[in-house]
């Protein structure tokens, strides 16, 4: 001098699901927890309480299906994007 390693992010598909009597999703705030192998964190990201702001409903119909709707939860696979100091790994 180079490379590897990862939190986590986005999209596409599929699969079970959630709400449509409105929760989740986003937006602001306080608090906190984990985060390349190890230490630690101003970078991202998660959890809690708080505030505000807000939605597409619809067909049969006896049950209850059922086709939509939400910047909606999980799980898979494939792509892409990915921490910085300082010590280690490999060439």
């Nucleotide at each position: 001098c180079a490379g590897a390693g990862u939190a986590g992010g986005g999209a596409a598909c599929g699969g079970c699901g959630c709400g449509u009597u409105a929760a989740g999703u986003g937006c602001c705030g306080c608090c906190g927890g984990a985060u390349g192998g190890g230490a630690a964190g101003u970078u991202g990201u998660c959890g809690g309480c708080g505030g505000a702001c807000g939605a597409a409903g619809g067909g049969c119909c006896a049950g209850g299906c059922u086709c939509g709707c939400g910047g909606u939860g999980c799980c898979g696979u494939u792509c892409c994007c990915g921490c910085a100091u300082c010590c280690g790994c490999u060439g």